[in-house]
RNA sequence: GCUGACGAAACGGGAGAGCGUGGGGGAAACCCUGCCGCCGAAGGAGCAACCGCCCCGGAAUCUCUCAGGCAAAAGGACCGUUUCGGCUUU
Numbered sequence: 001g002c003u004g005a006c007g008a009a010a011c012g013g014g015a016g017a018g019c020g021u022g023g024g025g026g027a028a029a030c031c032c033u034g035c036c037g038c039c040g041a042a043g044g045a046g047c048a049a050c051c052g053c054c055c056c057g058g059a060a061u062c063u064c065u066c067a068g069g070c071a072a073a074a075g076g077a078c079c080g081u082u083u084c085g086g087c088u089u090u
Stems, first nucleotide, its partner, number of pairs: 004087001006085008018036001020035006037070003043066001044064003050058002
């Protein structure tokens, strides 16, 4: 100098579904809470194609909806760019 992933930071992109309704608080924005309906992309749990000689283990954007969310904002899995870090290939 090159290759590949990983981690961190910054920037950019980033879906779905209720501005539902009863009660309470507040000047308002809005907040708390009960009920009904709904979403799947924080987190969590389950199944297992696959990886792995077996065990152990890993493992989805699938499933569930505990948590979370259902105007905007915020959050947001994940993706991209740049920089940095320790590795790694040649």

The RNA shown here (Glycine riboswitch aptamer) has 90 nucleotides and comes from a Sphingomonadales bacterium. Taxonomically the source falls in Sphingomonadales (Bacteria, Pseudomonadati, Pseudomonadota, Alphaproteobacteria). Its mean pLDDT, the model's own confidence on a scale to 100, is 77. Of the family's consensus pairs, 91% are formed in the model. It matches the Rfam family "Glycine riboswitch aptamer". Rfam's curators write: This family represents the bacterial glycine riboswitch.